Two RNAs folded together computationally: RNase P RNA and transfer RNA, 524 nucleotides in total. It holds a member of the Rfam family "Bacterial RNase P class A". By type it is a ribozyme.
RNA sequence: CCAGAUGGCCGGAUGGCCGCUCUUGCCCCAGCGAUGGGACGAGGGAGGAAAGUCCGGGCUCCACGGAAAAACGGUGCCGGAUAACGUCCGGCGGGCGUCAAGCCUAGGGACAGUGCCACAGAGAAGAGACCGCCUCGCCCUCGGGCGCGGCAAGGGUGAAACGGUGCGGUAAGAGCGCACCGCGCGACCGGCAACGGAAGCGGCACGGCAAACCCCACCGGGAGCAAGACCAGAUAGGAGGACGCGUCUGAGCCAACCAGGAAACUGGGGCAACUCGGACAGGUGCUUUUCCGCAUCGAUCCUCGGGUAGGUCGCGCGAGGCGUCCGGUAACGGGCGUCCCAGAUGAAUGGCCAUCCAGGGGCCGAACGCGCGUGAGUGAUGGUGGCAACACCAUAUCGUGCGCGGCUGCGGCCCCGGACAGAACCCGGCUUACAGGCCGUCUGGCGCU
RNA sequence: GGGCGGUUAGCUCAGCGGGAGAGCACUACCUUGACAUGGUAGGGGUCACAGGUUCAAUCCCUGUACCGCCCACCA
Repeated sequence: CCAGAUGGCCGGAUGGCCGCUCUUGCCCCAGCGAUGGGACGAGGGAGGAAAGUCCGGGCUCCACGGAAAAACGGUGCCGGAUAACGUCCGGCGGGCGUCAAGCCUAGGGACAGUGCCACAGAGAAGAGACCGCCUCGCCCUCGGGCGCGGCAAGGGUGAAACGGUGCGGUAAGAGCGCACCGCGCGACCGGCAACGGAAGCGGCACGGCAAACCCCACCGGGAGCAAGACCAGAUAGGAGGACGCGUCUGAGCCAACCAGGAAACUGGGGCAACUCGGACAGGUGCUUUUCCGCAUCGAUCCUCGGGUAGGUCGCGCGAGGCGUCCGGUAACGGGCGUCCCAGAUGAAUGGCCAUCCAGGGGCCGAACGCGCGUGAGUGAUGGUGGCAACACCAUAUCGUGCGCGGCUGCGGCCCCGGACAGAACCCGGCUUACAGGCCGUCUGGCGCU
Repeated sequence: GGGCGGUUAGCUCAGCGGGAGAGCACUACCUUGACAUGGUAGGGGUCACAGGUUCAAUCCCUGUACCGCCCACCA
């Protein structure tokens, strides 16, 4: 210098004028007050993705819970980080790349079972013989045909054909035998593990698909700030449907009846209803089911109808930001110091002007390159002529003029001009969109030292 | 703000791993004096887009774009 790879950051700046929203100070007005309105001042005011809503949590409600199983959903190499994760970090295997830097990887199980593999093809999973090769027998026109068998080397189909190459072997063939490669099992060694290496053994069996059902391991209760709580106001505390309101028993009150009494009434007696309590059974709820426990005997569920379209809280001190030190390869964790940093709801965070920094486009100038012309020196190289001096021509060098070019950088002027995008309970991630710019790191090649 | 569903011919939809289809509409012809009806034949597709799994994707998985539906409080 060229080519490639990768990490982090920024994503307009300053000033003036006019506005918006929140907090706060002070003043004025209204009001008994709570509070409301207004003026002035000070301070804060979008993002790296605020987005998609794809994961994980906090928080709130479902009256409070425990255990197990099934269903459903999700995740899927190993180790770690974390509040948690499908995220992140490190490693392993596989693929790509120049077996570089580096990038990608839904990467458990196909001898637990079921299913699928269209078309083509002889045969698509414990398969198969269309063409073909070969022995034997028969026939004839001596090259073939037919038949009984053997074979799977070659051709052919397909995404995929039940190891590959070579030698031997054979009638032809074949892991039939051997060597190498591949494959399977693998003592032992290294590693926390995934996994890696590997003596030896085995003639080869075990095709693919689980982003098909499924099996294994692990995780998960549901809904969501329109959750939920409070205040004010209004209306019809409405209608229909689903399920349920059981049995036994004790006490209280106490009828008939009995006794006493002249009567009021008293004592015994105990029905029914009602009230209180207990036992059993059942229903409902604890947001799928079962069991235990608890609560309850309509404060249940569904549908239709009626009213309102107001306010306050939830609502921002948090797994918080920044700096520094320590531990760790890293993700991350810990210590110390420092800071307080949006809170709207018909929904604030904006508009205009000026200057500048990036960026893009155009023009001009001098460099630069090319072409043409011209000049210098009697100088350089080559050629021709000449005995020679020398002459002529061409090329190169340098100067200069004109024209053209727009690759590269420089100077001046003019014009254009800010990407994706807008918080709505909050946080950690992922994914997607994004004009332009800045700072690094690594690899390969070439050149020079 | 939150939750859920869909996208296949001009329109309405089916299909759900191996041929892209149905009805209506459109075009041509026949039928009719003409039209309608009826009959025959035909044309028309980026299965929204992109990537992945698979031998093979409308279908399975992931992302993007667009469209649609539902969710307030009180008694």